The RNA shown here (transfer RNA) has 76 nucleotides and comes from Sulfobacillus acidophilus TPY.
């Protein structure tokens, strides 16, 4: 330098044009228990890596950039 994959709550992930962005774990409150754990019910927490573009509408499509991973090439 080239190619491919990824970036979404604290963590791990889903969602591949249209309804309020969901799930598990963790966290908070309540129930249960002598108490703890487990179990059950409820709750808070994100505006989707950044900037533009396409579209009536973008987390989703396109371009560029940033960061991470894998492969290839080049120099010494």
């Nucleotide at each position: 330098g080239g190619g491919c994959c990824g970036a979404u709550g604290g963590c791990g992930c889903a969602g591949g044009g249209g309804u309020u962005a969901g799930c598990g774990c963790a966290c908070c409150c309540g129930c249960c228990u002598g108490a703890u754990a487990a179990g059950c019910g409820g709750g808070a927490g994100g505006u989707c890596g950044g900037u533009g573009g396409u579209u009536c509408a973008a987390a989703u499509c396109c371009a560029c950039c940033u960061c991470g991973g894998c492969c290839c090439a080049c120099c010494a």
Its Rfam family is "tRNA". Rfam's curators write: Transfer RNA (tRNA) molecules are approximately 80 nucleotides in length. By type it is a transfer RNA. The source organism's lineage runs through Bacteria, Bacillati, Eubacteriales, Sulfobacillus and Sulfobacillus acidophilus. The sequence is in RNAcentral, with records from ENA and GtRNAdb. Model confidence (mean pLDDT): 84 of 100.